[in-house]
RNA sequence: GGCGUGAUGGCCAAGUGGUAAGGCGUCAGUCUCGUAAACUGAAGAUCAAGGGUUCGAUCCCCAUUCAUGCCC
Numbered sequence: 001g002g003c004g005u006g007a008u009g010g011c012c013a014a015g016u017g018g019u020a021a022g023g024c025g026u027c028a029g030u031c032u033c034g035u036a037a038a039c040u041g042a043a044g045a046u047c048a049a050g051g052g053u054u055c056g057a058u059c060c061c062c063a064u065u066c067a068u069g070c071c072c
Stems, first nucleotide, its partner, number of pairs: 001071007010024003018055001026042005048064001050062003
């Protein structure tokens, strides 16, 4: 330099045009001698950043950044 893959709450991770599941963690409650375990509930992501297409973009297109794989 060329061709791919990926970037989504604190962490992991699903979703691939119609407004983002789940797990761990955190907080509150129940229980408890008890701040553990178990159960219940809640908060928390404008989806790496910019532009475009579209009535509507995490999703499609463009170029960029970062990580990673292969080739040279």

A computed fold for a 72-nucleotide RNA from Brevinema sp., annotated as transfer RNA. Its mean pLDDT, the model's own confidence on a scale to 100, is 83. Rfam family: tRNA. NCBI's taxonomy places the organism under Bacteria, Pseudomonadati, Spirochaetia, Brevinemataceae, Brevinema. The RNAcentral record of the sequence draws on ENA.